[in-house]
Molecule: transfer RNA
Organism: Baffinella frigidus
RNA sequence: GAGAACAUAGCUUAUUCUGGCUAAAGCAUUAGCCUGUCACGCUAAAGAUAACGGGUUCGAUUCCCGUUGUUCUCG
Numbered sequence: 001g002a003g004a005a006c007a008u009a010g011c012u013u014a015u016u017c018u019g020g021c022u023a024a025a026g027c028a029u030u031a032g033c034c035u036g037u038c039a040c041g042c043u044a045a046a047g048a049u050a051a052c053g054g055g056u057u058c059g060a061u062u063c064c065c066g067u068u069g070u071u072c073u074c075g
Stems, first nucleotide, its partner, number of pairs: 001074007010027004020058001029045005051067005
């Protein structure tokens, strides 16, 4: 320099393919129950408008374009 993939909660992943209800789960966090205490276990709560910007559409995490970042391949 060329090409490709990926970016969703503090972390790890679903959901995207086929656009449509309040974006789901595990771990972690907080509170309560349990226990002599801790841990384990049980219950509940909070936490993301989906990397950023724009476009298409009645409607976008999802489709299109650009930017940024990460990774891989080729030279």